Transfer RNA from a Nanobdellota archaeon, 86 nucleotides, folded computationally. Rfam family: tRNA. Rfam links the family to the GO term triplet codon-amino acid adaptor activity. About the family: Transfer RNA (tRNA) molecules are approximately 80 nucleotides in length. The source organism's lineage runs through Archaea, Nanobdellati and Nanobdellota. Its mean pLDDT, the model's own confidence on a scale to 100, is 80.
RNA sequence: GCCCGAGUAACUCAACGGCAGAGUGAGUGGCUGUUAAUUAUAAAAUUGAAACCACUAAGUUGCAGGUUCGAAUCCUGCCCCGGGCG
Numbered sequence: 001g002c003c004c005g006a007g008u009a010a011c012u013c014a015a016c017g018g019c020a021g022a023g024u025g026a027g028u029g030g031c032u033g034u035u036a037a038u039u040a041u042a043a044a045a046u047u048g049a050a051a052c053c054a055c056u057a058a059g060u061u062g063c064a065g066g067u068u069c070g071a072a073u074c075c076u077g078c079c080c081c082g083g084g085c086g
Base pairs, nucleotide, nucleotide: 001085002084003083004082005081007079010024011023012022013021018069026056027055028054029053030052036047037046038045039044062078063077064076065075066074
């Protein structure tokens, strides 16, 4: 220098040119009531975790242009990452 692939939420990834989503994670609430602490002669009571359930937030779809009624998606240039060729 050339070629190929990838870039979308904090992370991992979806998304026929027609509403930007899922899982994980985060936050709030509910439910439950382990261990433990406290109270109680005891039964038990109070606080209370995980799991589960509900809800919420979080995006310049790498950047800049172009095409289109409409672009994450198509085209051009550039940036960055990975791979290959020379």